[in-house]
RNA sequence: AGAGUUUGAUCCUGGCUCAGGAUGAACGCUGGCGGCGUGCCUAACACAUGCAAGUCGAACGGGAAGCUCACUUCGGUGAGUGGAGAGUGGCGAACGGGUGAGUAACACGUAGCUAAUCUGCCCUCAAGAAGGGGAUAACUCUGGGAAACGAGAGCUAAUACCCUAUAUGCUCACGAGCUGUAGAAGCUUAUGAGAAAAGUUAAGGCCUUGAGGAUGAGGCUGCGGACCAUCAGCUAGUUGGUAAGGUAAAGGCUUACCAAGGCGACGACGGUUAGGGGACCUGAGAGGGUGACCCCCCACACUGGAACUGAGACACGGUCCAGACUCCUACGGGAGGCAGCAGUGAGGAAUAUUGCACAAUGGGCGAAAGCCUGAUGCAGCGACGCCGCGUGGGCGAUGAAGGUUUUCGGAUCGUAAAGCCCUUUUCUGUGUGACGAGGAAGGACGGUAGCACAGGAAAAAGUGUCGGCUAACUACGUGCCAGCAGCCGCGGUAAAACGUAGGACGCAAGCGUUAUCCGGAGUUACUGGGCGUAAAGCGCGAGCAGGCGGAUUGUUAAGUUAGCCAUGAAAGCUCCCGGCUAAACUGGGAGAGGCUGGUUGAUACUGGCAGUCUAGAGUACGAGAGAGGAAGGUAGAAUUCCGCGUGUAGUGGUGAAAUGCGUAGAUAUGCGGAGGAAUACCAGUGGCGAAGGCGGCCUUCUGGCUCGAUACUGACGCUGAGGCGCGAAAGCAUGGGUAGCGAACGGGAUUAGAAACCCCGGUAGUCCAUGCUUAAACUAUGUGCACUAGACGUUCGUAUGUCACUGACAUGUGAGUGUCGAAGCAAACGCGAUAAGUGCACCGCCUGGGGAGUACGGUCGCAAGGCUAAAACUCAAAGGAAUUGACGGGGGCCCGCACAAGCAGCGGAGCGUGUGGUUUAAUUCGAGGCUACGCGAAGAACCUUACCUAGGUUUGACAUCCUGCGCAAUCUUACGAAAGUAGGAGUUCCUUCGGGACGCAGAGACAGGUGCUGCAUGGCUGUCGUCAGCUCGUGCCGUGAGGUGUUCGGUUAAGUCCGCAAACGAGCGCAACCCCCGGCGUUAGUUACAAGUGUCUAACGCAACUGCCCGUGGCAAACGGGAGGAAGGUGGGGAUGACGUCAAGUCAGCAUGGCCUUUAUAUCUAGGGCUACACACACGCUACAAUGGUAUGUACAGUGGGCAGCGAAGCCGCGAGGUGAAGCCAAUCCCCCAAAGCAUACCUCAGUUCGGAUUACAGGCUGCAACUCGCCUGUAUGAAGUCGGAGUUGCUAGUAACCGCGUAUCAGCACGGCGCGGUGAAUACGUUCCCGGGCCUUGUACACACCGCCCGUCACGUCACGGGAGUUGGUCACGCCUAAAGUCGGGAAGCUAACCGUAAGGGGGCUACCGCCUAGGGCAGGAUCGAUGACUGGGACGAAGUCGUAACAAGGUA
Repeated sequence: AGAGUUUGAUCCUGGCUCAGGAUGAACGCUGGCGGCGUGCCUAACACAUGCAAGUCGAACGGGAAGCUCACUUCGGUGAGUGGAGAGUGGCGAACGGGUGAGUAACACGUAGCUAAUCUGCCCUCAAGAAGGGGAUAACUCUGGGAAACGAGAGCUAAUACCCUAUAUGCUCACGAGCUGUAGAAGCUUAUGAGAAAAGUUAAGGCCUUGAGGAUGAGGCUGCGGACCAUCAGCUAGUUGGUAAGGUAAAGGCUUACCAAGGCGACGACGGUUAGGGGACCUGAGAGGGUGACCCCCCACACUGGAACUGAGACACGGUCCAGACUCCUACGGGAGGCAGCAGUGAGGAAUAUUGCACAAUGGGCGAAAGCCUGAUGCAGCGACGCCGCGUGGGCGAUGAAGGUUUUCGGAUCGUAAAGCCCUUUUCUGUGUGACGAGGAAGGACGGUAGCACAGGAAAAAGUGUCGGCUAACUACGUGCCAGCAGCCGCGGUAAAACGUAGGACGCAAGCGUUAUCCGGAGUUACUGGGCGUAAAGCGCGAGCAGGCGGAUUGUUAAGUUAGCCAUGAAAGCUCCCGGCUAAACUGGGAGAGGCUGGUUGAUACUGGCAGUCUAGAGUACGAGAGAGGAAGGUAGAAUUCCGCGUGUAGUGGUGAAAUGCGUAGAUAUGCGGAGGAAUACCAGUGGCGAAGGCGGCCUUCUGGCUCGAUACUGACGCUGAGGCGCGAAAGCAUGGGUAGCGAACGGGAUUAGAAACCCCGGUAGUCCAUGCUUAAACUAUGUGCACUAGACGUUCGUAUGUCACUGACAUGUGAGUGUCGAAGCAAACGCGAUAAGUGCACCGCCUGGGGAGUACGGUCGCAAGGCUAAAACUCAAAGGAAUUGACGGGGGCCCGCACAAGCAGCGGAGCGUGUGGUUUAAUUCGAGGCUACGCGAAGAACCUUACCUAGGUUUGACAUCCUGCGCAAUCUUACGAAAGUAGGAGUUCCUUCGGGACGCAGAGACAGGUGCUGCAUGGCUGUCGUCAGCUCGUGCCGUGAGGUGUUCGGUUAAGUCCGCAAACGAGCGCAACCCCCGGCGUUAGUUACAAGUGUCUAACGCAACUGCCCGUGGCAAACGGGAGGAAGGUGGGGAUGACGUCAAGUCAGCAUGGCCUUUAUAUCUAGGGCUACACACACGCUACAAUGGUAUGUACAGUGGGCAGCGAAGCCGCGAGGUGAAGCCAAUCCCCCAAAGCAUACCUCAGUUCGGAUUACAGGCUGCAACUCGCCUGUAUGAAGUCGGAGUUGCUAGUAACCGCGUAUCAGCACGGCGCGGUGAAUACGUUCCCGGGCCUUGUACACACCGCCCGUCACGUCACGGGAGUUGGUCACGCCUAAAGUCGGGAAGCUAACCGUAAGGGGGCUACCGCCUAGGGCAGGAUCGAUGACUGGGACGAAGUCGUAACAAGGUA
């Protein structure tokens, strides 16, 4: 410090995710040791048991047990000593310890104030302690109660209580003086009044009064730190005053009376959440998050209320009352409060011992010894965290064995192991043994730490990962299954992503996972972001508050800034030094840390105050332009309607029609009239207005703007939250108006449908008057000011100049409105003085997509609805700009038998062949739009053959290796359908003599597979397409993808060539080079031919290049025409197929990875099947006839083939054919008569003398064999068919069409394929349209690329949410009723020791009782937050559901 992820790729925006650090953690696997820390985050849930606050006999009375002595009736008694337990009294118990429920507050932090206060114990100073008195607990007795407890009577003490005295001083009342304050204070003083004490001890002291200190506490104030405005108004003790009460103390703190105030957008009130701080984590910092442990403060102690005592409490281990809960009970009543330390249950993912000691530190009491102390010091448990150590070190290559892998060679685990040498931290054992304890003794920890000796490599390694991010790779298994996953994403038979193994990488007594926080995230932007199109400028204006503000002078010193003082506790953090071996840990010192307070200065800037100025702003004056606004009036054209006339059959409308209108007279046309709405031309990126918007003309009223020259005011300015006003269209309300247009609606069309687009009608509405407030209210660009090159238009002023002077032009200068463009900006597109540039001021707004501009709430509205505005849930994207393609029912240019123009067909019939389908035991398999279908197959009777049935074989039909035998081949017999089995005859060849060939037998390695995967492959092939394209190097342009070149202007069959040009060149394609045909020449000549020759054969040459001429063209390329020539602009034909596309075809031609099979999916054999047949399609043949058929006669080819071959003549047969055998290894012989054609004759338009299917019979040929299932011949039979619907194919010249011939395959089988020649046309205006293609351009939401993408309803499932008759619970106040305890007030009744009084009695006190307040309870209505609810609403998600086709291209109606 970054990385992954949107795309085919790119840049940007933007979210999501990861790598780091941290934790009071938990979970999984694992676990050797030590040090230091740390450990209920949940139920402030409930708690058994023990302990956690006592102490003082030197305050007091009494005094048990025990001990000693004496006596004794042996029961005990007395004296002394002793001092337990309890009681009175004092101090403490308000500290220490726990917890974080409540609290948004003077609770906390910080800085102050207290002239408004208190302070036990402690310290200092001053003064004092005299004399009396009455009670009471304990105790004793009586009685109550289960207990807790408690009643009555009697006795007694004090440092308990009371009275009197004294009063240095203190307090109070009323005066005086001094000092001081804003004002109350303080000091001194006169008079009057009031209040003290205790004894004890050896002593100090303890006690009382006063003054001061210290410490602690109370109160008040400024400032600071949470969220929600979907909480906007709150408040009656409320705000203030007077008086009184109350308190230690100010104060509405409380009460009475008076006044009506007080708080609030600088956020009152309300709601939600929360103890606050020092600090901790993270971060470069600013910040963000947290508030465990330690320290400070606060609050609380079962819940709520209350007071008492006291220096201090409204009191955790005190009291009273109420409530809930638990326990005891004799049922009458009682007891309790672990959020102290342990511990238990419960809750929970989860958090420890019912330990030791007061030795240390500290606390309480005491004079002290001492006692108490779950504070504390220690120990125990937990890898919970941090730090440290170890699990050994060195040598050791046959690179052992074994594992894994392999291309079988090896590689790797790996110096790793073994083995040899060494060490002993830790460990185990033994011995010794601390510091912590200041002067003797005294140590829970602890026989611990440490030290010494001995033993023995011994007892000690795991965990996560290995597709990218991110370090680390192979094998097997699995087969969209099982599973993984932080994000992207892996898995559908070759998975480095799942599982296992081997290996590797990381960290290490830990390692991973989960959760949470910060970081990365500049992704809330103060530091440090944005808003034209990515999210984001309010529709526009005027303007209160607020923010900001021109020049200059003076003053002030608030902001600002400097010095000093104070504070900012300690711990923590940083630095330095020190202590534990080091580290963690810890001691000491310094520093950092605040918008803090005070004080003294400074005065540039900002602010305040005072003054001046004119450059901002404004006013006056003179001109000017304008659809600016409001009201009233008025004009013409047009549409429609009405009346009358002319006139007759249609009109209207459309892609085409129809509905509609019209013989009751339309449309058309003439005249007249009515009414409403809108204002052609002018008219213009012209004008005006803040925006919405504004358009005939005239009048009235009215707002703003511009220019010019002077004068005046003197900062009066800019922006603007909230509030206010204006605000298109549609819509709504009321009333009017209604010509045209025209939602809804009706009808006609279109269509699969058409609730649409088109047509005919037509109501609201559109218009006027008054209320709603939204728009793509857009320049998607807030307002204002300033600055920063220009060029060219246009509107309105103005100045100067010129001229041909109502004006025009030029040059300046202003105000608008446009185009282009420099710098600059920008992701790019683009913006560019009218900024999206450079700055300033102010406002508004944004923070991933969806859910959603939705729900709820509030508010506005008559309603429709508007404004404000979430969450759950869900996705990893959504998006902007640009690029390359592809596509378009976008555009332009161009080509092709693409269309058109023609010729012949196909589609109908019969037959042949192929395919589908069906059938079958099998009908083997493949090919499937073009680019499968007379295709693989250049030829299925057996074979082929892969299929079926049946019968056999298992190292095999075939290959290699090993062993044995020499038994071969061949002939033959039996059985059998054959394969084969059994038997007989028979006995091979070569040799370097080892053996080999061949055959048989045997064992295993292996053979075999037309079994699967063409989506694992090679090779080959098809297709786009013989289309003209496809690229590269260097340079240049662009952030980049990429572009340029290759575009453009011409031209070509062509990216062919020329020109231009930031390109210059090059490659693969095109063309040419190759073959055939066409002309001529030379040479040679088997065959041909009578010769000689060269029609012929085959070898070599020549010839054609836009070379020549004319024209067009740009002086080009080229094109048009012509000459010559056998041939002319590529002469005709062939071969030749760029980068690539279709996961195109082929595992069955071959090869080949992987998988499967191995007495079978291999192999042999016989028979069958591939030839089936209701049908459908494709390609052909033959026809339907007279341009023909039949018969007779007759003419002219070429390519080819031939020895297991072609086969002549002759003879036989009607014929197929037979016989025959000559010739020929072929320019020699044979196949081999070509046919159409021509000539003559018949047929005469018919199912025929057309057509030949089908069938019967008789024959021929091939072959082991023609039944299934061949071809041919003869005779007989004589089907459909009379030119073929929609549609569709081929062909542009020696072509189509017609005619025959040859050949490969092949024993035989050809209507098919491949070739050959003969006869031999028609037509092409042209490129609008169909199809395919090329180039340029345009749009795009497509990129699997239009066979694309994608929307909505419906149906199903899951999830969260809203509404909902209601039901139910929590919280919160208010009203009324009731009201415990308790303080306060009253208290005439009752009770009563101290004082007064001789007494009676009084004073004083207490109690009952009464009153106010009030926790709680009850009743009633309400607010708010949940839970739940029949039903209902939309939303999200789900690989294959239904219906349509809305959007993206002009998306087919932009």
Annotation
Model confidence (mean pLDDT): 84 of 100. A computed fold for a 1454-nucleotide RNA from a metagenome, annotated as small-subunit ribosomal RNA. Rfam family: Bacterial small subunit ribosomal RNA. The RNAcentral record of the sequence draws on SILVA.